[in-house]
RNA sequence: AAACAGAAAUGCCAAACCCGUUGUGAAGCGGGGACGGAAAGCCACGGGUCUCAGGGGGGAGACAGCCGGGUUGCCUCA
Numbered sequence: 001a002a003a004c005a006g007a008a009a010u011g012c013c014a015a016a017c018c019c020g021u022u023g024u025g026a027a028g029c030g031g032g033g034a035c036g037g038a039a040a041g042c043c044a045c046g047g048g049u050c051u052c053a054g055g056g057g058g059g060a061g062a063c064a065g066c067c068g069g070g071u072u073g074c075c076u077c078a
Stems, first nucleotide, its partner, number of pairs: 005076002012037002017032006035065001041071003045068003048063005
């Protein structure tokens, strides 16, 4: 120094639930809250799940804390 990994430390994020708010909705955002997380940072590219409208082909969306992929990246004993 790198890879794998996670023993310790410093910070970081924040599920369920509650309140407010936006949206027809999935859900987003803000506050509280902590189940967890080493990418629980970012990207809807593949799959998946969900929502809306629709007679069908198919359309428009949501989820990155469902899995894979891409990309960037903190600390460190032995």
A computed fold for a 78-nucleotide RNA from Sulfurovum sp., annotated as c-di-GMP-I riboswitch aptamer. It was read from a public genome assembly, where an Rfam model found it. The organism belongs to Sulfurovum, within Bacteria.